A computed fold for a 107-nucleotide RNA from Aneurinibacillus danicus, annotated as SAM riboswitch aptamer (S box leader).
[in-house]
RNA sequence: UUCUUAUCAAGAGCGGUGGAGGGACUAGGCCCGAUGAAGCCCGGCAACCGGCGGCGUGUCCGCAAGGUGCUACAUCCUACAGAACGAACGGUUCUGAAAGAUAAGAA
Numbered sequence: 001u002u003c004u005u006a007u008c009a010a011g012a013g014c015g016g017u018g019g020a021g022g023g024a025c026u027a028g029g030c031c032c033g034a035u036g037a038a039g040c041c042c043g044g045c046a047a048c049c050g051g052c053g054g055c056g057u058g059u060c061c062g063c064a065a066g067g068u069g070c071u072a073c074a075u076c077c078u079a080c081a082g083a084a085c086g087a088a089c090g091g092u093u094c095u096g097a098a099a100g101a102u103a104a105g106a107a
Base pairs, nucleotide, nucleotide: 001107002106003105004104005103006102007101008100013042015041016040017039021032022031023030026079027078028077029076043071044070045069048067049066051063052062053061054060055058075099080096081095082094083093084092085091
């Protein structure tokens, strides 16, 4: 890097450092930010893998937190397809896809 599977509306600081950007890319929108962005450190959250235990042996439950991950806003929203509503346009809602993120496995 590619492929496969699972998950993605829950949760997590009133700390230190840093010093202007940030919310993945493109476009549109909406936001966050000098009352301090990103990054880093510490703290925290969760429980995918691994570990331990249980019996009801499972797509199960519990414990702990070793390897990851995460820590504004639904993956911030929309974009593509279908359906419903609407006379229709604008539009609203729902479902799915695509893209993305993370974990685990494979090449």
Background
Taxonomically the source falls in Aneurinibacillus (Bacteria, Bacillati, Bacillota, Bacilli). Its Rfam family is "SAM riboswitch aptamer (S box leader)". About the family: The SAM riboswitch is found upstream of a number of genes which code for proteins involved in methionine or cysteine biosynthesis in Gram-positive bacteria. Its family is annotated with regulation of gene expression in the Gene Ontology. Model confidence (mean pLDDT): 87 of 100. The sequence was found by an Rfam model in a public genome assembly.